[in-house]
């Protein structure tokens, strides 16, 4: 360095099971591809948004105020919206690190 070859290796989509809030992981099946598609989240990028924080109260539930009310007002929870990695992706790129075969 990867043209040709050998021994082998890995395994996208999809399906099944399982874990997870999700992204996604793991196991089995399966092969689109891969010369590091081995390993490490260090930099960039991408994905998700559970908890947190902020806002909202149409709906559902609930508390409360007024003589009373499902009906009006106010609050809270579920919920909705926003924000957001400490979660994830190495089969997005860079970096680090180890290695089979062949060629020089």
């Nucleotide at each position: 360095a990867g043209a040709a070859a050998a021994u082998g290796g890995c395994a996208a989509a999809c399906c099944u099971g399982u874990c997870g809030a999700a992204a996604g992981g793991c196991a089995g099946g399966g092969a689109c591809g891969c010369a590091a598609a081995g390993c490490c989240a260090c930099a960039a990028g991408u994905c998700u948004u559970a908890g947190g924080u902020g806002c909202c109260c149409a709906g559902c539930a609930u508390g409360u105020g007024c003589u009373g009310a499902u009906u009006c007002g106010c609050g809270u929870g579920c919920g909705g919206c926003a924000u957001g990695a400490u979660g994830a992706c190495g089969g997005u790129u860079g970096g680090g690190u180890u290695a089979c075969c062949u060629u020089g």
Model confidence (mean pLDDT): 81 of 100. Predicted 3D model of a 104-nucleotide RNA (c-di-GMP-I riboswitch aptamer) from Xylanibacillus composti. RNAcentral holds the sequence, with entries from Rfam. It matches the Rfam family "c-di-GMP-I riboswitch aptamer". About the family: GEMM was predicted in a large-scale screen for bacterial structured RNA regulatory elements. The organism belongs to Xylanibacillus, within Bacteria.